Annotation:
A computed fold for a 1554-nucleotide RNA from an uncultured Cytophagia bacterium, annotated as small-subunit ribosomal RNA. Its Rfam family is "Bacterial small subunit ribosomal RNA".
[in-house]
RNA sequence: AGAGUUUGAUCCUGGCUCAGGACGAACGCUGGCGGCGUGCCUAACACAUGCAAGUCAACUGGAACGGGAUUCUUCGGAUUCCCAAGUACGGUGGCGAACGGGUGAGUAACACGUAGGCAACCUACCCCUGGGACCGGGAUAACCCACCGAAAGGUGGACUAAUACCGGAUAAUGCAGCGGGUCCGCAUGGACAUGUUGUUAAAGGCUAGCCUCUGCUUGCAAGCUAGCGCCUGGGGAUGGGCCUGCGGCCCAUUAGCUAGUUGGUGAGGUAAUGGCUCACCAAGGCGACGAUGGGUAGCCGGCCUGAGAGGGUGUCCGGCCACACUGGGACUGAGACACGGCCCAGACUCCUACGGGAGGCAGCAGUGAGGAAUAUUGGGCAAUGGCCGAAAGGCUGACCCAGCAACGCCGCGUGGGGGAUGAAGCUCUACGGAGUGUAAACCCCUGUUAGGAGGGAAGAAACUCCCGGUUGCGAAUAGUGACUGGGACUGACGGUACCUCCAGAGAAAGCCCCGGCUAACUCCGUGCCAGCAGCCGCGGUAACACGGGGGGGGCGAGCGUUGUCCGGAAUCACUGGGCGUAAAGGGCGCGUAGGCGGGAUGGCAAGUCGGAGGUGAAAAUCCCGGGCUUAACCCGGGACCUGCCCCCGAAACUGCCAUUCUUGAGUGCGGGAGAGGGAGGUGGAAUUCCUGGUGUAGCGGUGAAAUGCGUAGAUAUCAGGAAGAACACCGGUAGCGAAGGCGGCCUCCUGGCCCGUCACUGACGCUGAGGCGCGAAAGCGUGGGGAGCGAACAGGAUUAGAUACCCUGGUAGUCCACGCCGUAAACGAUGGGUGCUAGGUGUUGGUCCGGUUCACGCCGGAUCAGUGCCGCAGCUAACGCAUUAAGCACCCCGCCUGGGGAGUACGGCCGCAAGGUUGAAACUCAAAGGAAUUGACGGGGGCCCGCACAAGCGGUGGAGCAUGUGGUUUAAUUCGAUGCAACGCGAAGAACCUUACCUGGGCUUGAACUGCUGGUGGUAGGACCCCGAAAGGGGAACGACCCUGGCUUGCCGGGGAGCCAGCAGAGGUGCUGCAUGGCUGUCGUCAGCUCGUGCCGUGAGGUGUUGGGUUAAGUCCCGCAACGAGCGCAACCCCUGCCCUUAGUUGCCAUCGGGUCAUGCCGGGCACUCUAAGGGGACUGCCGGCGAUAAGCCGGAGGAAGGUGGGGAUGACGUCAAGUCAUCAUGGCCCUUAUGUCCAGGGCUACACACGUGCUACAAUGGCCGGUACAGCGGGUUGCGAAGCCGCGAGGUGGAGCCAAUCCCUUAAAACCGGCCUCAGUUCAGAUUGCAGUCUGCAACUCGACUGCAUGAAGGCGGAAUCGCUAGUAAUCGCGGAUCAGCAUGCCGCGGUGAAUACGUUCCCGGGCCUUGUACACACCGCCCGUCACGCCAUGGGAGUCGGCAGCACCCGAAGCCGGUGGCCCAAUCCCGCAAGGGAAGGGAGCCGUCGAAGGUGAGGCCGAUGACUGGGGCGAAGUCGUAACAAGGUAGCCGUACCGGAAGGUGCGGCUG
Repeated sequence: AGAGUUUGAUCCUGGCUCAGGACGAACGCUGGCGGCGUGCCUAACACAUGCAAGUCAACUGGAACGGGAUUCUUCGGAUUCCCAAGUACGGUGGCGAACGGGUGAGUAACACGUAGGCAACCUACCCCUGGGACCGGGAUAACCCACCGAAAGGUGGACUAAUACCGGAUAAUGCAGCGGGUCCGCAUGGACAUGUUGUUAAAGGCUAGCCUCUGCUUGCAAGCUAGCGCCUGGGGAUGGGCCUGCGGCCCAUUAGCUAGUUGGUGAGGUAAUGGCUCACCAAGGCGACGAUGGGUAGCCGGCCUGAGAGGGUGUCCGGCCACACUGGGACUGAGACACGGCCCAGACUCCUACGGGAGGCAGCAGUGAGGAAUAUUGGGCAAUGGCCGAAAGGCUGACCCAGCAACGCCGCGUGGGGGAUGAAGCUCUACGGAGUGUAAACCCCUGUUAGGAGGGAAGAAACUCCCGGUUGCGAAUAGUGACUGGGACUGACGGUACCUCCAGAGAAAGCCCCGGCUAACUCCGUGCCAGCAGCCGCGGUAACACGGGGGGGGCGAGCGUUGUCCGGAAUCACUGGGCGUAAAGGGCGCGUAGGCGGGAUGGCAAGUCGGAGGUGAAAAUCCCGGGCUUAACCCGGGACCUGCCCCCGAAACUGCCAUUCUUGAGUGCGGGAGAGGGAGGUGGAAUUCCUGGUGUAGCGGUGAAAUGCGUAGAUAUCAGGAAGAACACCGGUAGCGAAGGCGGCCUCCUGGCCCGUCACUGACGCUGAGGCGCGAAAGCGUGGGGAGCGAACAGGAUUAGAUACCCUGGUAGUCCACGCCGUAAACGAUGGGUGCUAGGUGUUGGUCCGGUUCACGCCGGAUCAGUGCCGCAGCUAACGCAUUAAGCACCCCGCCUGGGGAGUACGGCCGCAAGGUUGAAACUCAAAGGAAUUGACGGGGGCCCGCACAAGCGGUGGAGCAUGUGGUUUAAUUCGAUGCAACGCGAAGAACCUUACCUGGGCUUGAACUGCUGGUGGUAGGACCCCGAAAGGGGAACGACCCUGGCUUGCCGGGGAGCCAGCAGAGGUGCUGCAUGGCUGUCGUCAGCUCGUGCCGUGAGGUGUUGGGUUAAGUCCCGCAACGAGCGCAACCCCUGCCCUUAGUUGCCAUCGGGUCAUGCCGGGCACUCUAAGGGGACUGCCGGCGAUAAGCCGGAGGAAGGUGGGGAUGACGUCAAGUCAUCAUGGCCCUUAUGUCCAGGGCUACACACGUGCUACAAUGGCCGGUACAGCGGGUUGCGAAGCCGCGAGGUGGAGCCAAUCCCUUAAAACCGGCCUCAGUUCAGAUUGCAGUCUGCAACUCGACUGCAUGAAGGCGGAAUCGCUAGUAAUCGCGGAUCAGCAUGCCGCGGUGAAUACGUUCCCGGGCCUUGUACACACCGCCCGUCACGCCAUGGGAGUCGGCAGCACCCGAAGCCGGUGGCCCAAUCCCGCAAGGGAAGGGAGCCGUCGAAGGUGAGGCCGAUGACUGGGGCGAAGUCGUAACAAGGUAGCCGUACCGGAAGGUGCGGCUG
């Protein structure tokens, strides 16, 4: 730092996705150790149990167990005293309990953060400091007694103390009032000193010690001393309260909110300001700079991410806030409206004797529940800290530790070294081998961790005590305070960390991934199945993508997955984006707020800049250093904390104030153009209608028609009249207007603009959220009008249908007035303003200059304003834009953020309605798009070819037969080929064989091949015999061969071949031509297809190869940013046409000779023909014309041949997953006593049909008979086979000759000559059938060919349709060959006879080049739209139903504060009284009142859930109907609107060009 994904490819836009980091996590698999952290994110759900806040020299009551002693004793025990002990425990009282700990519900708020303010405040304990503490009094709890209650608890009586309570005194620098003074301040005002009046306090208690004083007096105190307390001031410190500026969420589909509301006066209340509360007065206050309402949320330091800016977040730690079952309330207190206090109400739980009570884990553990999910009912107060205490000490689930959990971070280990051309196993294999792999084994070491043994910390020095020292107080050598030296005491963790020793590689590795992104590949299995998947996408028989194995990659006590956040994403763009066509400029203007704003001078200092100060807590982060063996972690120091506040300074820029200027803007004056707007008039042409005339049979309409009109007189034509609407020509990328828009002429009213002038104003400007106005067409309302046109509608056509296109009619409407609507492809798809930035060329309006004219005018130039085209720089993804910017800049407004859902739903606003405007979500997709490129395609265009059409000749399609195919049949009818380009094709030859099929019978290492092991001499072989259809099976006489050793023939031994048994392995026409090679078909013998370099383009790509000519041709010429080249074309090759040379047998025979009935028969010859080898010839070379003087074309000459002479061979890059696994080869798969192999028979020859290709015909250009000619290509020794003879014939016999220019096949046929037939199903045609034969063959039944005789069918030239052929061609005639024993109408060749026609390229088919459009690119057999049907999903409406939330009105009104009352109650003080008692003051219960939670009633609001039914929407391999769109998409499309229609859609009106 980027990458994948839209396309055939490209560039761009744009979304989706991935790689990174993070986490209080969870889940899956796995799991050795340690350190440091962290651990209910859900139900602020409910909680059993234990613990979490007490403590104390103020006061008071005051045990017991146990022990000792004493008395009594029935020896059981009882009693008293002492210790226990003034202890435990209880109470009054003081302090604490408001801290610490938990949680995040609520809260959008001065709650928090930050900076300030309080002259408007409080602060217990603590520190400093001043002063003081006098005299009295009455109660009460505990306890005791009695009583009530189940309990909780309570009532009454009686006693008592205080540092509890009360009265009095004194009292100030305290407080309050009044008075003046000094100083200060930001308004109210404050500080200090002072005069005066009034007013307010206490506990002289506790502890310890002492005897100096005093009193009693061995000693003890009321005395003294010390400490701790008490009261009242002042100051400090700490903590808090209140106020303010600024800052930090979403929704405007929440736009208006507000009655204590805003302010004032007065009062109340508070520690204190304040409308905090109340009375009265005023009518304010807040809000687009977002009030109010709704939703969400504790805030911050920080944390995560990021380059940063930013985004996200608020767990642990720290600060603040809020809360403590829910709601309300106050009491106490320095402090609370109080988590472990109280009261009330509510819900819930528990106890109950049913009368009543009790409770609040969001403290620590723990339980249940919820949940994907979060720990021990542990130890200790040793440390740190807190409360109480003089202290000892007590308490402390704060805290310190331990336990559980890989939840996170960090560290360590699971061993190290050596060890093979490399074990085994496993995997792969081109079977050679390769991999795992130095990995293992094995050898040598080491000793972390775990295990065992031993040692063993730091954390702990304070308080306190003890022994000293100095010093204060003191009468004191008691005491005690302060400081100080030494000593003592104290550890939960824990026998832990750590150290040493021991043995021993021994106990310790997994997880994910391997198609691309993205690092890592193979085998098998599976077969669109099972499955994978983050995106693209994999899987339909060879899957690097599924599953397993092997191997590899990554990380490692972890690894993956899921979720969430940031990043990548410049994809909300401040840094840092855009809006002509990709999403995006408002339809246009006027203008409010707001934003922005010309030149000069002076001033101010808000912004801005500099310097200084305060603050920005600590922790965190970063840097440096230090401590744990390292690290994580921890400690110290520094930086940072980008902010806010305050002070001083600067004055350029912005701002503000003042003065001024004229260039921006405006005004005046002088001219000018114009379909600018409104109103009123008016004109002619045309259309239609009416009247009349002329006139007659049609008119009209279309592709063609019909409907329609017309003999009741149309159309046509003439005259007259009426009516409405629109204004031809001029007319123009001309003009005007802001846009919509504006078009005859005249008049009136009226807006804007331009030019000139430079007189006036003096920045008066630009933009413009809201707002207001204007706004085509359609449409709506009311009333008119209505000629033409014309939605709807009707009819006629078209069509498969035709709710369309075409035609005939035709209503709304189109027109006018007034009022609505407010939209559009309202477009330059381009907001407005200002300035700047090459030119060229038109045009409109003005002005100036020049030329010309008598003049009108014309021409040229300059300039201002407008409007077009071209074009540089620049910009752009490209197209393109380019002084009329889409360039360079500034200002303001509007708008965009993937496609669909959807401009839809809901809500609001507007509208009479139609509808408009604002405008989502669920769900769904991996794209949707823009521009350009190459193709392909078009019922687009241009040019040009081809037997493509046309012209012509002959066929096919009809018949019979042959043959192939489909189909059907069958035991089998083996298989393949299937539009052109399968179908007389593979078959160039199925009776058996072939043969792959079927039936049946056999064989099993096999019919054929290779190797290995073992066996084998009477072995191999095998006449013959038996079974059998054969194959095969069984038997059997006879009976070997080769190499070699020993030995005497011959025998013995070994080996081989053969055979047998077995093992490897054979075999397969079994599957896959969509795994392949090879070969082939086809486009197409078409003229094309490419490359190198250069150039152009961001790129795909283009150029070259396009263009002008020309050609059969990308053939050639010319031109050209191209220049060359390759594969194709052509040529080179073969055959053929002319000539020559060479050669002369088997060929030939002109001349010479011989011979024959005759024949090159013979001699001879090689001239000719011919043969077969070589060469020549033709090249547009020559002439003329045309053409660019080119290429070339046309004509001509010459020539056997002329413009490629004719024919063949030859087939570019590629296309069709074309054909072939059955020619062959071959990967993979499958069969293995069978899917192999052998045999017999059958089948491939079936037959109701259908098609292709052919043959023969239908006849007289013929048939038949007779006669007579003339070829070429070929073939031949298991062959061709002559003559002769036999047979009507097929053929037989025969065997000459020939390995062939020699002999044979071999008589060519049509033709020609002569004759018959005479138009008939025939003397046409020959199918079919019968009989008799011939030949081949082992064998012609299924199922051969041929012959003879007989039989003689259909067939009368063939519907729609369709094929071949352009010259030696078609047509027609025969001949040969391959295959082959035999069997062609097929196939491949050969020659004979031998035509017609081509005007021409409109049309059909195919093709080439250029161009155009495209939404196509498996490419038009493409793409694609809508209804309908089916399944699934989310969603709107919906009679309603259920629930939640907040508010409003009213009712009721707990606790409690406050107020009133207080007839009832009350110790202290006062009065009366001897007393009892009474009274006064004061207080209280009770009652009344205000407020007031919960509750109730009612009407609404908002939100959610659900709902019969209903609306559309999305998605869903192969459903239905049509064909709307994309090519002129077959009616150009699209936009708005209206009507209509199964549906796409159609039509009308206006608009746009995309």